This is a predicted structure of a 348-nucleotide part of an RNA (small-subunit ribosomal RNA, central domain) from a wastewater metagenome. Its mean pLDDT, the model's own confidence on a scale to 100, is 87. The RNAcentral record of the full RNA draws on SILVA.

Context: one part of a larger RNA
This record gives sequence, C1' cells and structure tokens, in this order.
RNA sequence: CUGGGUUUAAAGGGUGCGUAGGCGGCUGUAUAAGUCAGGGGUGAAAGGCUACAGCUUAACUGUGGAAUUGCCUUUGAUACUGUAUAGCUUGAAUAAGGAUGAGGUUGGCGGAAUGUGGCAUGUAGCGGUGAAAUGCAUAGAUAUGCCAUAGAACACCAAUUGCGAAGGCAGCUAACUGGACCUUUAUUGACGCUGAGGCACGAAAGCGUGGGGAUCAAACAGGAUUAGAUACCCUGGUAGUCCACGCCCUAAACGAUGCUCACUCGCUGUAUGUCCGAAUGAGGAUAUGUGGUUAAGCGAAAGCGAUAAGUGAGCCACCUGGGGAGUACGCCCGCAAGGGUGAAACUC
Repeated sequence: CUGGGUUUAAAGGGUGCGUAGGCGGCUGUAUAAGUCAGGGGUGAAAGGCUACAGCUUAACUGUGGAAUUGCCUUUGAUACUGUAUAGCUUGAAUAAGGAUGAGGUUGGCGGAAUGUGGCAUGUAGCGGUGAAAUGCAUAGAUAUGCCAUAGAACACCAAUUGCGAAGGCAGCUAACUGGACCUUUAUUGACGCUGAGGCACGAAAGCGUGGGGAUCAAACAGGAUUAGAUACCCUGGUAGUCCACGCCCUAAACGAUGCUCACUCGCUGUAUGUCCGAAUGAGGAUAUGUGGUUAAGCGAAAGCGAUAAGUGAGCCACCUGGGGAGUACGCCCGCAAGGGUGAAACUC
C1' cells in the first nucleotide's frame, strides 16, 4: 500500500458552522471529455517466456512467435459519468396558521436555611465521636424569642419528564433572542450530503486585573486513631467556591457507539401536536421525540435489535502487538500551569 476493522479486545475527532475536495433526484436535447469497439504508427536490441534448430548431450548459441498490459493518431458507438441547454417536483428551503419546553442573554423580585451583629429570657454546660480530646462557655455560651445584615443556593412540584450541537440548563417575573415540531395550501426549483485545512463554542480545576466573601473547603494548624498515620474521624482554617472582563482548551467531554439518506415482524409506556369519535368520555389514526420488551438478522460473547451494533449508499476521523511514551527533540499556541503535533534506540 492493499485488505480488515473502530460499544466493551488497538481504534469515532469534545461539539457545531463551513472552505477546498469527494459524492449527488426525475425527464428531454446537444456534445463526445471519461468509457467501449475497429484501423494505423510507435513501444530499440539483449535478457525473461515459448516453438523449432546447431555444437555427440547439457550449459551455450541461432531463427521465429507471443508478450511489451503503454503512448499518439484516426473512424465509429452513446447505456452510464462529465459538459452545455430546456424543463419537472418527490430531496432541500421559504411563506402562512398553530402549539411546546430547566434553550440563551440582561434586569427586577421572593421565601426557607446558614453565618454574623443587637436586644430580651435563662444557667452551666455546649459541641463532637466508635469512644474521646482539641475547640466554645460564668467577660454568661448552647437553647428560645424578636429585630437587623451578608453572601450563596433554589426544598416540595420532579418524572427512564423536557430543552440544547456538545459542554450544559431548574425559585418567580419582565424585556430581547435561537432552535426543533405540527397543519394545510402556496412559492423557489436540486438550491443537496459530507467536510482535509480554517473559524466558533467548550464542565471542573487553574491563571491575570478589580470586586465580593455566608457556606463549604485543597494547603496549613491542632486533637484523636495507630507500631507508625505526612491518611480515613474530629475542631479550626487560607486560596478557591460567587460577580465583571480577559486567558486557559482539557475530562470516564460516555450511548466508551461520527454525520446524512433509504429499507427491514410485533407488543407496551410516556412527552408535545393534529385528525376521527363522543353532550363530557373510553377508544382509534397519524407526525415528531423519549423509554421498556422482542421476531428476523447481526455479534467472540455480553448484548444490539426502526433511537441497530441489521441490510445498503456517500463523505470524514481513527486503528495496525506490549513496554519505552502521550515521553524526547523540533515546531505552533499559552502570562504561567501546561496544551497540540509526536518519534527512536532498547526490551519482551
């Protein structure tokens, strides 16, 4: 390289948008570039293959053939692909009408809890644990009541629920705003799919500047435990956790399952629409999501099974024994931490 693969054995990019490229619906007409057929030219010789022949045989040698799968030119064919042109409506998109949701951004508001402060009641303990101790407390703690204040998070509802490309999103409310979905017509007329590079987004932790700081809590201190205890348990506690702006760009970023399209037996929940039915129902049909179970099929098995890991098509990414190693070197990015790309010797 070819091939074979990528849920769990090595292997799906964290996610989207999109450039080049690859691939691309139905029907005509033209063309003849790809494609196919015939003719011509060329494709040196030697070697190799093959048939026959010459040295007594063979090695060796001679003659002929085939091959040289290619390139150029010419005459045709037109199914498919391409190109040009004319159309079509099923793919795609738009308009109209509806309805849904923790989708996003910004502002305002609310109650419970916690901490702290003040006042009051009240007196000797509180707290904590397996048991204790450190700690707090007669300078009046803990507990109880009222008031004030601060920051952060939103019990119940709540659910294999919903929304989002992924990360993720949950008190209430207002403004602005993205998407998917349903219905029936109408409009455009292939405008599509994928996507190397590229660009954007991207939990937590971490970094910079400035705020904020209730809770929790790396580091740290003390008390225990223990042979020891740089831990698990306890009492404290700083970064951080929160906000604004700017970076970082990684995760078991998981469904460990790339995206798109088509096809393939049933049963049963649930969410959001539409239609039929009905006085209100029960029930039925259908679309889009989200679950369970399963036939065929697939799979090494576990299992998957219309939300495929089944049957096919298109495009991208990735894998090729373990260790060395996601290391070294170089380059790119970053304030740094580090990230991206990514070997070899050697060894089994």